[in-house]
Molecule: transfer RNA
Organism: Patescibacteria group bacterium
RNA sequence: GGGCCCUUAGCUCAGUUGGUAGAGCGCCUCAUUUGCAAUGAGGAGGUCACCAGUUCGAAUCUGGUAGGGUCCA
Numbered sequence: 001g002g003g004c005c006c007u008u009a010g011c012u013c014a015g016u017u018g019g020u021a022g023a024g025c026g027c028c029u030c031a032u033u034u035g036c037a038a039u040g041a042g043g044a045g046g047u048c049a050c051c052a053g054u055u056c057g058a059a060u061c062u063g064g065u066a067g068g069g070u071c072c073a
Base pairs, nucleotide, nucleotide: 001072002071003070004069005068006067007066010025011024012023013022019056027043028042029041030040031039049065050064051063052062053061
């Protein structure tokens, strides 16, 4: 320098052919307990890496940028 893949909640990840974002763990509150843990119920938390484009509508499609992984030189 070039090819391919990845980037979504604090962490690990899903998101089935574009219709307005979820799970587990973690965090907060309540109940249960003498207390802790466990269990049950509820809740907070995301400009979907960034910038543009296409579209009525983009996490999803297109181009570019950045970071990471891998292969080639």